[in-house]
Context: one part of a larger RNA
RNA sequence: CUCCCUCUAAGGAACUAGGCAAUUUUCCCCCGUACGUUCGCAAUAAGGGGUGCCUUCGCAAGAAGGCCGCAGAGAAAAGGGUCUGGGAACUGUUUAUCAAAAACACAGGUCUGUGCUAAAGCGCAAGCUUACGUAUACAGACUGACGCCUGCCCGCUGUCGGAAGGUUAAGGAAGAAGGUCAACCGCAAGGUGCAGCUUUCGACUGAAGCCCCGAUAAAAGGCGGCCGUAACUAUGACGGUCCUAAGGUAGCGAAGUUCCUUGUCAGGUAAGUUCUGACGCGCAUGAAUGGCGUAAUCACUGGACCAGUGUCUCAGAGGGAGACUCG
Numbered sequence: 001c002u003c004c005c006u007c008u009a010a011g012g013a014a015c016u017a018g019g020c021a022a023u024u025u026u027c028c029c030c031c032g033u034a035c036g037u038u039c040g041c042a043a044u045a046a047g048g049g050g051u052g053c054c055u056u057c058g059c060a061a062g063a064a065g066g067c068c069g070c071a072g073a074g075a076a077a078a079g080g081g082u083c084u085g086g087g088a089a090c091u092g093u094u095u096a097u098c099a100a101a102a103a104c105a106c107a108g109g110u111c112u113g114u115g116c117u118a119a120a121g122c123g124c125a126a127g128c129u130u131a132c133g134u135a136u137a138c139a140g141a142c143u144g145a146c147g148c149c150u151g152c153c154c155g156c157u158g159u160c161g162g163a164a165g166g167u168u169a170a171g172g173a174a175g176a177a178g179g180u181c182a183a184c185c186g187c188a189a190g191g192u193g194c195a196g197c198u199u200u201c202g203a204c205u206g207a208a209g210c211c212c213c214g215a216u217a218a219a220a221g222g223c224g225g226c227c228g229u230a231a232c233u234a235u236g237a238c239g240g241u242c243c244u245a246a247g248g249u250a251g252c253g254a255a256g257u258u259c260c261u262u263g264u265c266a267g268g269u270a271a272g273u274u275c276u277g278a279c280g281c282g283c284a285u286g287a288a289u290g291g292c293g294u295a296a297u298c299a300c301u302g303g304a305c306c307a308g309u310g311u312c313u314c315a316g317a318g319g320g321a322g323a324c325u326c327g
Stems, first nucleotide, its partner, number of pairs: 001322008010313002014311001028050004036041001038145001052067006068072001080306007087298002092104002108143007120129003146293004151223003157219001158216005165211003171205002175201006183192003224242005251285001252282001263279005
């Protein structure tokens, strides 16, 4: 000097990103116990008191009398508590070896597919799972207890339905053109050129699809701008205009979302960029990508308080193990 442990005057979170760490509390018995609530809980709420030994009585619980110590759950094991936000309903699951969570799952909700040789999936196939099940079933997707609810838009993308018209492949194909040449013409060079064969073109025919017509948002998704206006001012119930498929409803809101921002007001503190309650022109909230509430639960996360503390003011003492020196 490092680590582990014990104790500490006065103060008591002044420490620190943060009470991290360490204290406090702790078993059992008795009394007592609020808000809230899904009536189950909350709750060991909180907050108090008791606790040894001997004798007598008693089934016991205990009662009465007595005795000792600084101390009687005499050591050890052995909840600190309260108030108030956020999140996820809950028990559960997870990154074996830096993340246990607000992430995943979940019961519940909705949509879609599937009539059985089911749909979906694995396999080249045979075959198998689903299922020795049968729509109160199975599969896929999203949401995620419960309560109150879940607005508008089908223009775009997807899906489903439709079939009149447009477009459209291979294939088929009337026909057309070229090459070749039997024949013919010509003294020759050469020319014309049937059939067949062959090359190319080809009207017309030709399905789904796409265009087209409709439906569908708990399908993928989306949910405006400018100008004016009330007898102080300010504001704008109201009006005008442009655009759109439709212009964000109920709720919530500086939010786990707010840049400006330490927004403004109120509360709490002597003092509060955090916190709580409000306000709302929300840079850039918003309804199963669910919205808003919510008792209970939580090694989740923010703020405050009580108790008690070497976290600190500010350090000290003691014990142990190392390091170091000698051996």